A computed fold for a 1425-nucleotide RNA from an uncultured Fibrobacterota bacterium, annotated as small-subunit ribosomal RNA. It matches the Rfam family "Bacterial small subunit ribosomal RNA".
RNA sequence: ACGCUGGUGGCGUGCUUAUACAUGCAGUCGAGCGGGAUCGUAGCAAUACGGUGAGAGCGGCGCACGGGUGAGUAACACGUGACUAACCUGCCCCUUAGUCGGGAAUAGCCUCCCCAACGGGAGAUUAAUGCCGGAUAUAGAGCUGCACUUCAUGGUGCGGUAUCAAAAGCCUUCGGGCGCUGAGGGAUGGAGUCGCGGCGGAUUAGCUAGUUGGCGGGGUAACGGCCCACCAAGGCGACGAUCCGUAGCCGGCCUGAGAGGGUGACCGGCCACAUCGGGACUGAGAUACGGCCCGGACUCCUACGGGAGGCAGCAGUAGGGAAUAUUGCGCAAUGGGGGAAACCCUGACGCAGCAACGCCACGUGUGGGAAGACGCAUUUCGGUGUGUAAACCACUGUCGAUGGGGAACAAUUUGGCCGUACGGUCAGUUGAGUGUACCCAUAAAGGAAGCACCGGCUAACUUCGUGCCAGCAGCCGCGGUAAUACGAGGGGUGCGAGCGUUGUUCGGAAUCACUGGGCGUAAAGGGUUCGUAGGCGGAAGAGCAAGCCAGACGUCUAAUUCCAGGGCUCAACCCUGGGCUUGCGUUUGGAACUGCUUUUCUUGAAUGGUUCAGGGGCAGGCGGAAUACCCGGUGUAGCGGUGGAAUGCGUAGAUAUCGGGUGGAACACCAAUGGCGAAGGCAGCCUGCUGAGAACACAUUGACGCUGAGGAACGAAAGCGUGGGGAGCAAACAGGAUUAGAUACCCUGGUAGUCCACGCCGUAAACGAUGUCCGCUAGGCGCUUGGGGGGUCUACCCUGGGUGCCGCAGCUAACGCGGUAAGCGGACCGCCUGGGGAGUACGUCCGCAAGGAUGAAACUCAAAGGAAUUGACGGGGGCCCGCACAAGCGGUGGAGCAUGUGGUUUAAUUCGAAGCAACGCGAAGAACCUUACCAGGGCUUGACAUGGGGUCGCCGCCGCAGGAGACUGCGGUUCGCUAGCAAUAGCGCGGCCCACACAGGUGCUGCAUGGCUGUCGUCAGCUCGUGUCGUGAGAUGUUGGGUUAAGUCCCGCAACGAGCGCAACCCCUGUCCUUAGUUGCCAUCAGGUUAUGCUGGGCCCUCUAGGGAGACUGCCGCGGACAACGCGGAGGAAGGCGGGGACGACGUCAAGUCAUCAUGGCCCUUACGUCCUGGGCUACACACGUGCUACAAUGGUCGGUACAAUGGGUCGCCAAACCGCGAGGUGGAGCCAAUCCCCAAAGCCGGCCUCAGUUCGGAUCGCAGUCUGCAACUCGACUGCGUGAAGCCGGAAUCGCUAGUAAUCGCGGAUCAGAACGCCGCGGUGAAUACGUUCCCGGGCCUUGUACACACCGCCCGUCAAGCCACGGAAGGAGGGAGCGCUCGAAGACGUAAUACCAACCCGCAAGGGAGUUAGCGUCCAAGG
Repeated sequence: ACGCUGGUGGCGUGCUUAUACAUGCAGUCGAGCGGGAUCGUAGCAAUACGGUGAGAGCGGCGCACGGGUGAGUAACACGUGACUAACCUGCCCCUUAGUCGGGAAUAGCCUCCCCAACGGGAGAUUAAUGCCGGAUAUAGAGCUGCACUUCAUGGUGCGGUAUCAAAAGCCUUCGGGCGCUGAGGGAUGGAGUCGCGGCGGAUUAGCUAGUUGGCGGGGUAACGGCCCACCAAGGCGACGAUCCGUAGCCGGCCUGAGAGGGUGACCGGCCACAUCGGGACUGAGAUACGGCCCGGACUCCUACGGGAGGCAGCAGUAGGGAAUAUUGCGCAAUGGGGGAAACCCUGACGCAGCAACGCCACGUGUGGGAAGACGCAUUUCGGUGUGUAAACCACUGUCGAUGGGGAACAAUUUGGCCGUACGGUCAGUUGAGUGUACCCAUAAAGGAAGCACCGGCUAACUUCGUGCCAGCAGCCGCGGUAAUACGAGGGGUGCGAGCGUUGUUCGGAAUCACUGGGCGUAAAGGGUUCGUAGGCGGAAGAGCAAGCCAGACGUCUAAUUCCAGGGCUCAACCCUGGGCUUGCGUUUGGAACUGCUUUUCUUGAAUGGUUCAGGGGCAGGCGGAAUACCCGGUGUAGCGGUGGAAUGCGUAGAUAUCGGGUGGAACACCAAUGGCGAAGGCAGCCUGCUGAGAACACAUUGACGCUGAGGAACGAAAGCGUGGGGAGCAAACAGGAUUAGAUACCCUGGUAGUCCACGCCGUAAACGAUGUCCGCUAGGCGCUUGGGGGGUCUACCCUGGGUGCCGCAGCUAACGCGGUAAGCGGACCGCCUGGGGAGUACGUCCGCAAGGAUGAAACUCAAAGGAAUUGACGGGGGCCCGCACAAGCGGUGGAGCAUGUGGUUUAAUUCGAAGCAACGCGAAGAACCUUACCAGGGCUUGACAUGGGGUCGCCGCCGCAGGAGACUGCGGUUCGCUAGCAAUAGCGCGGCCCACACAGGUGCUGCAUGGCUGUCGUCAGCUCGUGUCGUGAGAUGUUGGGUUAAGUCCCGCAACGAGCGCAACCCCUGUCCUUAGUUGCCAUCAGGUUAUGCUGGGCCCUCUAGGGAGACUGCCGCGGACAACGCGGAGGAAGGCGGGGACGACGUCAAGUCAUCAUGGCCCUUACGUCCUGGGCUACACACGUGCUACAAUGGUCGGUACAAUGGGUCGCCAAACCGCGAGGUGGAGCCAAUCCCCAAAGCCGGCCUCAGUUCGGAUCGCAGUCUGCAACUCGACUGCGUGAAGCCGGAAUCGCUAGUAAUCGCGGAUCAGAACGCCGCGGUGAAUACGUUCCCGGGCCUUGUACACACCGCCCGUCAAGCCACGGAAGGAGGGAGCGCUCGAAGACGUAAUACCAACCCGCAAGGGAGUUAGCGUCCAAGG
């Protein structure tokens, strides 16, 4: 300031555009002077007398104070401390001496004239405390002499002197008072000079001509280049000059623990300004806010000729702005001006008004009052909250209201008396605020509460509405249907006449680090060295006293802050005193430390001597191997190159090989973790020149040292210039390949360049990402180069320099560093301050260029970053599993059909499932029903539940009629239990009717949920307690060595244990034993039959179903670590988990399901509920999944013939027998089932078919039937006859399976009236293959990298498209500030004044002259050009 709200009082405070201003609002003295308007009396009048003395004028003082503002100013402007012996000072005070005597004017008034206005002119006359001479003046000024004195220019004192200069009167009670003049002093105020102090920019580095100084003048109150002439060439600057930007400074104020940071409102001190710029006059004082002159802009008046004006004084107006007040009262107080005084003036000031703008104080009531009203909110409907809150009862009376009373601020001035001054005393007068403060009384709880917030930070929670919408938001972030975050209600929290918001400052921020930070990897060590200024500097003594320390003195205004006391009822506020003012100056003293001077010293440093290692540097020379090329010989078809090729070379003879030659570049082995150098860097050998280093013993110098802003030198590679050189290599370029493309990686060629000389460039991951120097601080093991000792000449010991590894303490965010520090200290330099923009732009410097150095901002983000942790991931690594691959067998993908899905269609084709892990899935079975969908027809307490009332006696069943049916109408029939003879009563049950609560919903949300399920995955994992380690996340355990199907077990181990998983315990199956023996079985005995356990009998066997045994690496051998365990063997029905099942850790997928069920919330309620008829879920160009049947001879077909198991059966399974070609029908025995019934096929034996769209294949269609069912049209299954499609083994791709498995064959069951090629089970026949773990997929453990963490289906880069923002460039355009040159030159000052003008004084009788003044002219100069 804004929003909402607003009761009282006190004290304070209150324009941003230095924008423009209407209107109002300041002089005084008659005791300085002339003067006289107006008035009274008398009078007809003229006039006379008397009183008053206005306006205007001359003159004095004031107007230079007070009041306003902050534009300018980076400066002696301000602050602080000094200096002026270089100065001035009206009024006031003190002292001293005077105030004599003359003169000439002039305004006013009067007369006349010009003029719109402002105003002006002429004439005449006049006064003064106005003006001018003269006299006097010891003192003063000028000139000058002497003495003393000061750091000095100089000052002081005593003299001399022909020089200069004063005055004013007025009043009077006659006592005097007020003035005036000279001089000296004081006080006050001012002026000048200097030290120190306080802003930013170096992308401003050089600035300066009156500039710096001198001599001499001028000028000023006064010093001075302040100004002028001449002379000299100086002055300032990295300790930041100059330039640019910004700014009034201070006491203080805000903040802070302090140090600091920010600021300069109110109050006080100083400065500057007054419309903008320039200028002087007057004066004690101005270069003058309410004065003058000139120029510019603007406004106003005008008769167009010309004039007037300056609120940044108080009010007030317009404009501007987010925004700031009354055109108030009074001089009563305080203060100021004038006056002798009365008095006048005073928008200074004192008050009042407006504004919650700030601070302070007070009130809006106080006590009682329910297990707690109403209302509202919420609720699990029981309640709970608001809430003692209200009502109600009792009480009080602040503020406000009304009435009454009523201060202080006041003492002067004045008069009387006293009195030297000054005052004393008595009396009287004066109040704007104001009838105010304050006091008393009266009435009545009566008139007086809001604002923000309630997700975390941060005190305060619920409901509804809304549904990434509307909105919130200071940061993180809320809102996509259950929002404590939006909006509202209720409730709560905080503060309270205020509360929030916005802006600004400090704090927190140690986040610019003086107090008090950093630079290996987070931002940050300069590429390296030398060295200037600067900073810092060894030991001992002496002196000085600048720093330093102590005391004293001066100053540091007041106010403010602090402390104490006091005054307003308290407080705010005010008063008094104290303290503080950390600073500066002066002085006295001290001498430890720093400094300075001086005398010494040797340990820092250096020099000399001896010795030593080395790719240190520069120059010259020499050498061999290799590549290439050339010549010649031998020799023949290829060579070369690659993942594989091709381009290329080669019959004109290549490659290969031998001999010879040319040329350039680089120096294998030695060689190293090694050496040297300041860094860059340095490698064949020899020679010359040369730098640095190390060790040892002495000698010498005597602090000569360290660091180092600028500066200088060096400085890889690439690049540039000139001239050489050019073997190999090789940017660019060409070709060949690769590839979707391949301007690449690979190959064949190839030019600059690489090499040399000279000259540039000056950068780099120039890295140890670690500046240089010095000192100190455990050890251990190497390498290299010196010295000493010892010695058996090997080892070894001691001691220096360099270079490495590990490591204690310590340090570090961690990683790590650790005598070569990143430890502990010291000295100096460089550098950093969020990421991007950007090492970019602009400017400047350097460079031939390329480019380098220096180095921003706008804008944008809420991060960027370091180290470490756990995961996940990797076309990283290691180890290991799985029908994962491989090895095999059979399929799918092609055909027809079935079935599911998508899509499309439709009135509807109900809904869900969606990679694996949706798709023969929910559905173990849609003709009606189911059914949720569609069309149409109906019902509304409802098809279904509970409760109330009434009624009927039942309910229900039957018949008839209408209708598609639901339903409707009519008729008929019947009456539960108990008591009682009965009427009837009670109970129970049920129907109907009425009204209301409610029912009902396969409507939505599986992302609100429970439950259940899928999946990783039967993968071997997932965790915990305690301990230990780590700042922490976390680690350890669970890692390691072995082993296993297994985190299975063993061993080891800062771990020790434990839990959920694994395994085992459970079920089925394989062997045996035992018990039991019908419905099962039949070995033996007997009987019987065409035949059959058919019968007696038996329970041996099979079997049934209970119980038990058995297998444990138990035994042996070998391997292994004497372990775990593995391999082999024996025995055994079975051997190393025997086979199969059930069983699924922590968790993942917001996986699936609101349509199984349950359930929160939402939605519908004559419908989204419910009933019915019909239709649909069965559609059909197409696409996909899962299956069935095939394509045939390992087959088809015909005939004969053999062997199962699991199961099911009374609304059922159904035998025999008969009928039908058959589906099936008739029939009815048996069976509630180890009893009866339903039961095989492949197989085997034999015949035919002979490779063909067929005797394969069976789709499709026609006809005729069977069965189920109310009903087979849409839309069932099956049968017979006829028809006989596609299909001849299936592209890319893809699935299953490791043994009683795959493959193949049939059988049963659930659902079910009927309707399986699906599903769930059962048995029959019965294989092949696995070298192996490189690869694909999935998984486990360890490790590694990571910029991923919704975790690689991640993250992320660049161009482009569209729009927007900001900055840079741009032919140019417009403006502001400043500098310089030229021109013009107002006002004014100074100079000059021949010509022009004039009262005072002088000469002169006068005229006139002199002196003097001014116009004019000249110089300087503002604005303008």